This is a predicted structure of an 87-nucleotide RNA (Glycine riboswitch aptamer) from uncultured Methylocapsa sp. The sequence is in RNAcentral, with records from MGnify. The coordinates come from a structure-prediction model, not an experiment, and the mean pLDDT is 75. Rfam family: Glycine riboswitch aptamer. Rfam describes the family as follows. This family represents the bacterial glycine riboswitch. NCBI's taxonomy places the organism under Bacteria, Pseudomonadota, Alphaproteobacteria, Hyphomicrobiales, Methylocapsa.
RNA sequence: CCCAGCGGAAGAGUUCGGCUCGCGCAUUUGAGCCGACGCCGAAGGCGCAACCGCCCCGGAAACGCUCAGGCCCAUGGACCGCUGGGG
Numbered sequence: 001c002c003c004a005g006c007g008g009a010a011g012a013g014u015u016c017g018g019c020u021c022g023c024g025c026a027u028u029u030g031a032g033c034c035g036a037c038g039c040c041g042a043a044g045g046c047g048c049a050a051c052c053g054c055c056c057c058g059g060a061a062a063c064g065c066u067c068a069g070g071c072c073c074a075u076g077g078a079c080c081g082c083u084g085g086g087g
Stems, first nucleotide, its partner, number of pairs: 001086008013037001015036007038071003044067001045065003051059003
């Protein structure tokens, strides 16, 4: 440095409309997809270049952008801690 396991881990719409599916007498409710507008930055990507190095030249952020991703929970999740393995 890389991989795996466990734990912790934020932000922003539970907005509006349409369609589909299930329950289904009706009512009600849930999920998915598409579109619109509004937002978030901590997968990824890109940009600047703080910083770093073996200082010819390279590597480069938690900064910025928001293409992607995300905006009830869940999931995901940079990063942190522990354990194991490999180079």